[in-house]
Context: one part of a larger RNA
RNA sequence: UCCGGCGAGCUGCACGUGCCGGCAAGGUUAAGCACUAAAAGUGUGAAGCCGUAGGGAGACCAAGUCCUAAUAGGGCGUCAAGUCGGUAGGUGCAGGCCCGAAACCGGGUGAUCUAUCCAUGUCCAGGUUGAAGUCCGCGUAAAGGCGGAUGGAGGACCGAACCCACAUCCGUUGAAAAGGGUGGGGAUGAGGUGUGGAUAGGGGAGAAAUUCCAAUCGAACCCGGAGAUAGCUGGUUCUCCCCGAAAUAGUUUUAGGACUAGCCUGCAGGGAGUCUGGCGGAGGUAGAGCACUGGAUUCUUGCGGGGGCGUCAAAGCCUACCAAGAGAUACCAAACUCCGAAUGCCGCACAGAUGAUCCUGCGGAGUCAGGCCGUAUGAGAUAAGUCGGACGGCCGAGAGGGAAAGAGCCCAGACCCGCAGUUAAGGUCCCAAAGUAUGCGUUAAGUGGAAAAGGAUGUGAGAUUUCCCAGACAGCUAGGACGUUGGCUUAGAAGCAGCCAUACGUUUAAAGAGUGCGUAACAGCUCACUAGUCGAGAGGUCCUGCGCCGAAAAUGUCCGGGGCUAAAACGCAGCACCGAAACACGGGGAUGCCGCAAGGCAUCGGUAGGGGAGCAUUCCUGAGAGCAAAGAAGCUGUGCCGAAAGGGAUAGUGGAGUUACAGGAAGGGAGAAUGCCGGA
Numbered sequence: 001u002c003c004g005g006c007g008a009g010c011u012g013c014a015c016g017u018g019c020c021g022g023c024a025a026g027g028u029u030a031a032g033c034a035c036u037a038a039a040a041g042u043g044u045g046a047a048g049c050c051g052u053a054g055g056g057a058g059a060c061c062a063a064g065u066c067c068u069a070a071u072a073g074g075g076c077g078u079c080a081a082g083u084c085g086g087u088a089g090g091u092g093c094a095g096g097c098c099c100g101a102a103a104c105c106g107g108g109u110g111a112u113c114u115a116u117c118c119a120u121g122u123c124c125a126g127g128u129u130g131a132a133g134u135c136c137g138c139g140u141a142a143a144g145g146c147g148g149a150u151g152g153a154g155g156a157c158c159g160a161a162c163c164c165a166c167a168u169c170c171g172u173u174g175a176a177a178a179g180g181g182u183g184g185g186g187a188u189g190a191g192g193u194g195u196g197g198a199u200a201g202g203g204g205a206g207a208a209a210u211u212c213c214a215a216u217c218g219a220a221c222c223c224g225g226a227g228a229u230a231g232c233u234g235g236u237u238c239u240c241c242c243c244g245a246a247a248u249a250g251u252u253u254u255a256g257g258a259c260u261a262g263c264c265u266g267c268a269g270g271g272a273g274u275c276u277g278g279c280g281g282a283g284g285u286a287g288a289g290c291a292c293u294g295g296a297u298u299c300u301u302g303c304g305g306g307g308g309c310g311u312c313a314a315a316g317c318c319u320a321c322c323a324a325g326a327g328a329u330a331c332c333a334a335a336c337u338c339c340g341a342a343u344g345c346c347g348c349a350c351a352g353a354u355g356a357u358c359c360u361g362c363g364g365a366g367u368c369a370g371g372c373c374g375u376a377u378g379a380g381a382u383a384a385g386u387c388g389g390a391c392g393g394c395c396g397a398g399a400g401g402g403a404a405a406g407a408g409c410c411c412a413g414a415c416c417c418g419c420a421g422u423u424a425a426g427g428u429c430c431c432a433a434a435g436u437a438u439g440c441g442u443u444a445a446g447u448g449g450a451a452a453a454g455g456a457u458g459u460g461a462g463a464u465u466u467c468c469c470a471g472a473c474a475g476c477u478a479g480g481a482c483g484u485u486g487g488c489u490u491a492g493a494a495g496c497a498g499c500c501a502u503a504c505g506u507u508u509a510a511a512g513a514g515u516g517c518g519u520a521a522c523a524g525c526u527c528a529c530u531a532g533u534c535g536a537g538a539g540g541u542c543c544u545g546c547g548c549c550g551a552a553a554a555u556g557u558c559c560g561g562g563g564c565u566a567a568a569a570c571g572c573a574g575c576a577c578c579g580a581a582a583c584a585c586g587g588g589g590a591u592g593c594c595g596c597a598a599g600g601c602a603u604c605g606g607u608a609g610g611g612g613a614g615c616a617u618u619c620c621u622g623a624g625a626g627c628a629a630a631g632a633a634g635c636u637g638u639g640c641c642g643a644a645a646g647g648g649a650u651a652g653u654g655g656a657g658u659u660a661c662a663g664g665a666a667g668g669g670a671g672a673a674u675g676c677c678g679g680a
Stems, first nucleotide, its partner, number of pairs: 001680006011094005017088007026050003032044004054061002064076004097235002100232001104225006115199009124189001126158003129154001133150006162186003166183005201217001203213003210219001238614006248261005262367002264364007273354005278348004287339001288337002293333003298328004304322002306319004370395006377388003400411003415588004421583002426578003429562003435575001438573005448564001454549002458546003462542006475533005481506003486500003512527001516525002589604006615669001617666006625659003634653005640647002
């Protein structure tokens, strides 16, 4: 991992609800007793219970009663049949669908491991050091003292046995549930060790580590309370049909739980509901506005203030300063409004549309983690596949087609069958179904097939303006002068450092008191301007389509790929075709409604969940019955029937049981529980 078997809403009592049945103003027995019997059962037994009358705290009264002074008013009643069984689903009490704790408590068993202690034994090769004391000698008044010998002390030294476990390597499904190798420490001591004994679970023991108490220790182990409890996780077994949610509100020691409501379903009753058209309402959003409240801008005016002058003090005067208020102008606001929609919401009558729509009661639920997208918003950074609430959609619980691939985007809601049709989104060169289609344009960037501010004689369309055959624009030829080196400044300043003037003048076809280069300053080159040559368009601005640059990242290029350029890109236009489980057609089925029927109409995606109808298994009853050695059950193979669960046939195997039909009762259906047992 697979295969086989086992494996989870049961039972008792109580309660209310639906259905079925008995009897009915009644219904019903319980224990007990009698009979019978294998068990069951039959009879008896009104004690009791429910109902038939309520009101009041109660006395009490009664179709009424209570409050009250009340004959007033009001509250609750009077006007609707129950009850006893069976059954289904539900609730409560019980282990109560199954498996699962860590723990708590009680009674016991453990110190053959280990910790400490007690008693009694035992062990420590060899080597080294050489304390006290003693003796001898020297020395001293006597000592202390000095030397030698002897002696053999020590939690002394070195080091085996023995004990320990400091380093490192190996081992890590080991040789071993703690070891092996090489080194290391202690080794006469607080030493090691044998035997016997003592201390026990909130207890012991502890040179103290939450360390040890039998491979178990922040409280041992065994049995019991016990099926502890688990708002948690996992699992929960056949089929078909109808409907079909929620992820919200309020409350909660509540937030991953629960209760009530909302939303779903079944039954019963009602006869409403929704949309469109018309009319009537409430309202302060979008927008707008500045009349209020505030904010903010410019100008004018200027209460008041600052500064200056003035003065004994002041008055007064001045002010390119600040500035209330007022006026003019243009603005801003969720908590501003002189105004003010569209939608949405409420109501009314009629008509049309819709048809599992709406309301009430009762039975049964599930849901209380939601997600993305669009729109208008709050929070955030006008960040987030971000965090909120609102309206709508989809997913959730939704398959099919498109978007290369994709829960939530676009199209479209799958009852079944069809080698037949029409379309949607999206597409029509090849992969790949359908136009290498048509007409007119655009793009040259592979733009298309990623991106901004910004930049640019890219290119198309439009508008406007200036110049132009009295010759424009560009090029070429020629001129570009004089007063004058304008004045000032300056070392110099001559068109060209700087300042002033430059709407000076003259000659002119034209020529600035000078556009740029240049010189120390001049000179020189050039421009404006003019003529000639040439011969038809040229220059500017605005708006707009498509492109260009801006553009650096890690496997392989931003079309799914090939590949595409009068397109297979982009824009506009019309035509044709392809394309889905959509629509239509043919056939079939189911559910609901209508109909006497024939038939018709509508519906049939679906998680949690509600409702309905069935299949199969085991046993029992009817049953001394049917089938069966001319072969039961079971198993294997094949093909048949049914909408499914399933049913039946036949051949082989097997070798003795099995079963239609009508009922009844359940140890009644397996793929999942890190399920249990067995096997491979």
A computed fold for a 680-nucleotide part of an RNA from Johnsonella ignava ATCC 51276, annotated as large-subunit ribosomal RNA, domain II.
Taxonomically the source falls in Johnsonella ignava (Bacteria, Clostridia, Lachnospiraceae, Johnsonella).
The coordinates come from a structure-prediction model, not an experiment, and the mean pLDDT is 84.
Its Rfam family is "Bacterial large subunit ribosomal RNA". A reference for the family is Cannone et al. (2002), "The comparative RNA web (CRW) site: an online database of comparative sequence and structure information for ribosomal, intron, and other RNAs", BMC Bioinformatics.